[in-house]
Description: This is a predicted structure of a 75-nucleotide RNA (transfer RNA) from a Candidatus Nanoarchaeia archaeon. Its Rfam family is "tRNA". The family's RNA type in Rfam is transfer RNA. Its family is annotated with triplet codon-amino acid adaptor activity in the Gene Ontology. The sequence was found in a public genome assembly.
């Protein structure tokens, strides 16, 4: 310095290639039910600036650019 990959809830992840209702699941947390209790179960909730920003579009997590950050490679 150059190429390539990657960035979704507190973690881990589907869903980008194929734009389109109200972005998905586990686990983690908060209540509840079960139990003398406690784990397990099982029900119900909360949590997301889709890593920024512009730009294309009627409409962007998704399509283009331009940065930041993480990882591989080469010099």
């Nucleotide at each position: 310095g150059a190429g390539c990959c990657c960035g979704u809830g507190g973690c881990u992840u589907a869903g980008c290639c194929u734009g389109g209702c109200u972005a998905u699941a586990g686990c983690a947390c908060u209540c509840g039910a079960c139990u003398g209790a406690u784990a397990a179960u099982c029900g119900a909730g909360a949590g997301g600036u889709c890593c920024c920003g512009c730009g294309u579009u009627c409409g962007a997590a998704u399509c283009g650019c331009g940065g930041c950050g993480g990882g591989c490679u080469c010099a």